[in-house]
Context: one part of a larger RNA
RNA sequence: GCUGGCGACUUAUAGGAAGUGGCAAGGUUAAGGGUGAAAAAAUUCUGGAGCCUAAGCGAAAGCGAGUCUGAAUAGGGCGUACGUCACUUCUUAUGGACCCGAACCUGGAUGAUCUAAUCAUGGCCAGAUUGAAGUUGGGGUAACACCUACCGGAGGAUCGAACUCACCGAUGUUGAAAAAUCGGGAGAUGAGCUGUGAUUAGUGGUGAAAUUCCAAUCGAAUUCAGAGCUAGCUGGAUCUCCCCGAAAUGCGUUGAGGCGCAGCGGCAAUGAUGUCCUAUCAAAGGGUAGAGCAACUGUUUCGGUGCGGGCUGCGAAAGCGGUACCAAGUCGUGGCAAACUCCGAAUAUUUGGUAAGGUUUCCAUGAGCCAGUGAGAGCGUGGGAGAUAAGUUUCACGUUCAAGAGGGAAACAGCCCAGACCAUCAGCUAAGGCCCCCAAAUGAAUACUAAGUGGAAAAGGAUGUGAGAAUGCUGAAACAACCAGGAGGUUCGCUUAGAAGCAGCUACCCCUUGAAAGAGUGCGUAAUAGCUCACUGGUAAAGCGUUCUUGCGCCGACAAUGGCCGGGACUAAGUAUUCUGCCGAAGCUAUGGGAUUUGUUGUCAGC
Numbered sequence: 001g002c003u004g005g006c007g008a009c010u011u012a013u014a015g016g017a018a019g020u021g022g023c024a025a026g027g028u029u030a031a032g033g034g035u036g037a038a039a040a041a042a043u044u045c046u047g048g049a050g051c052c053u054a055a056g057c058g059a060a061a062g063c064g065a066g067u068c069u070g071a072a073u074a075g076g077g078c079g080u081a082c083g084u085c086a087c088u089u090c091u092u093a094u095g096g097a098c099c100c101g102a103a104c105c106u107g108g109a110u111g112a113u114c115u116a117a118u119c120a121u122g123g124c125c126a127g128a129u130u131g132a133a134g135u136u137g138g139g140g141u142a143a144c145a146c147c148u149a150c151c152g153g154a155g156g157a158u159c160g161a162a163c164u165c166a167c168c169g170a171u172g173u174u175g176a177a178a179a180a181u182c183g184g185g186a187g188a189u190g191a192g193c194u195g196u197g198a199u200u201a202g203u204g205g206u207g208a209a210a211u212u213c214c215a216a217u218c219g220a221a222u223u224c225a226g227a228g229c230u231a232g233c234u235g236g237a238u239c240u241c242c243c244c245g246a247a248a249u250g251c252g253u254u255g256a257g258g259c260g261c262a263g264c265g266g267c268a269a270u271g272a273u274g275u276c277c278u279a280u281c282a283a284a285g286g287g288u289a290g291a292g293c294a295a296c297u298g299u300u301u302c303g304g305u306g307c308g309g310g311c312u313g314c315g316a317a318a319g320c321g322g323u324a325c326c327a328a329g330u331c332g333u334g335g336c337a338a339a340c341u342c343c344g345a346a347u348a349u350u351u352g353g354u355a356a357g358g359u360u361u362c363c364a365u366g367a368g369c370c371a372g373u374g375a376g377a378g379c380g381u382g383g384g385a386g387a388u389a390a391g392u393u394u395c396a397c398g399u400u401c402a403a404g405a406g407g408g409a410a411a412c413a414g415c416c417c418a419g420a421c422c423a424u425c426a427g428c429u430a431a432g433g434c435c436c437c438c439a440a441a442u443g444a445a446u447a448c449u450a451a452g453u454g455g456a457a458a459a460g461g462a463u464g465u466g467a468g469a470a471u472g473c474u475g476a477a478a479c480a481a482c483c484a485g486g487a488g489g490u491u492c493g494c495u496u497a498g499a500a501g502c503a504g505c506u507a508c509c510c511c512u513u514g515a516a517a518g519a520g521u522g523c524g525u526a527a528u529a530g531c532u533c534a535c536u537g538g539u540a541a542a543g544c545g546u547u548c549u550u551g552c553g554c555c556g557a558c559a560a561u562g563g564c565c566g567g568g569a570c571u572a573a574g575u576a577u578u579c580u581g582c583c584g585a586a587g588c589u590a591u592g593g594g595a596u597u598u599g600u601u602g603u604c605a606g607c
Stems, first nucleotide, its partner, number of pairs: 011095013026052003032046003056063002066078004098236002101233001105226006116200009125190001127159003130155001134151001136149004163187003167184005202218001204214002211220001249262005263373002265370003269365003274362001276358003279354006290343001291341002297337004302332004308326002310323005376401010406417003422592003426589003432583003435568003441580001443579006454570001460555002464552010481539005487512003493505002518533001522531002
């Protein structure tokens, strides 16, 4: 793990409610006693103490169908209806109270054969090394000191076994072992190691001190008891069917994953003949969207004017000037606002009416019983927070999921369609589809697209292509191409080393010859030169430019699992518009048998 057993809403008392039953203006006994019987139990009788009810109001005295308040004969509050005793079920309270589960706390005992410290009494430490004090001899001194040699044998001294420890690595890690093995390592005459016997006990001991150790247990040992501690927490909780069917919100909370009240559900009761939905009409209030601000509060662009100020000139001062500065107010101009409004919708909300319906008890209730919920999620719309980020967060309105199956979206709680009582090899449709996978059109008509766009994306870019509009040139020859010219005063003037059409500056930028030719459009030179353009003539011959609006495409296009038609494939089987047919669900319609239950202002029969 699997299988068979066992395993969780009990019981007592008291209160509340419903159902059933007895008796009823009354209902009922409790303890106790008797009967009975071999004994026990059961049954029945007794026992009226007591309890509930039959009257309430007031704090009370008290009064009483009333009473209290009050000055009141006013008004208002509460009354003037809810019998009782059992049984059954639900529920509440108190008890372990549906079951299992703590960590803890308290008390009494048991532990120092492990380990910590101490005490008593014993034991152990191969071998090797170093060579303190001191003695003696010699030297030395006035005497010490001091020097030297031998002897000597000190030390929490040195090296290193036993022994003790545990610094490193590997192995081991369901081990050989609940801490070891192997190889290295540290101490090894000392604060050394060790045997045996004792002592210290949990609000404690012991501790060269680590919260260390106190029998594989230590921030408070173990064991038994209080004890079924408590657990707003986690897990679990056993037959079937029928009906209805939520919430994840508000307020409060040492409250936030718990509770209380309300909201929303079920069951029952009472009341009313309405309620709700759709359509439409009327009325009401509003200050949102928008808009506006020369209507306020603020904010703000530019221009005119310029109170006042700054700077500055003259003057002894008073004062008189200047100003390319700042600038109130005002005029004109153009904007902005959730906490601005002279204005101001649509919706929504509330009230009332009308008409055609639909729904059918869905409606309401100071009062009944029983709950669950009080973690919500996505999407659409209107807002806040955020970065007009998030499968983000927080409100409001709606919706689906949650608690919802079925069809569609390839697959896909929250999207689209649609709400599954059972059965049916019937029909019609929804969303979505109809070339094949795959049910149904290789349907019809008119266009567009050439990008596999379709089948992911922006600013921006472009003689892609379709449609429309405007405007200009054009057989007096346009546009493009080709042939030819494109000159002279003059290298205009200034500037400059130079400046000659072409570094730069100035100039209403001139004049001449001409078919035309700029004091020069660009390239070029150091400056010239050179090429070219504007402009003109010719060749040839028919349309050529510019701008705007719009459809479909193109580029822009680089990211992290392999991946943006579901695949095949498609030039339509893509896109746009129009039309017809068909497929397509547990939707809608049609249709089936038996049993059972409930209702019935109908029908029939009887009275």
A computed fold for a 607-nucleotide part of an RNA from Desmodesmus sp., annotated as large-subunit ribosomal RNA, domain II. Rfam family: Bacterial large subunit ribosomal RNA. NCBI's taxonomy places the organism under Eukaryota, core chlorophytes, Chlorophyceae, Sphaeropleales, Desmodesmus. It is recorded under the gene name rrl.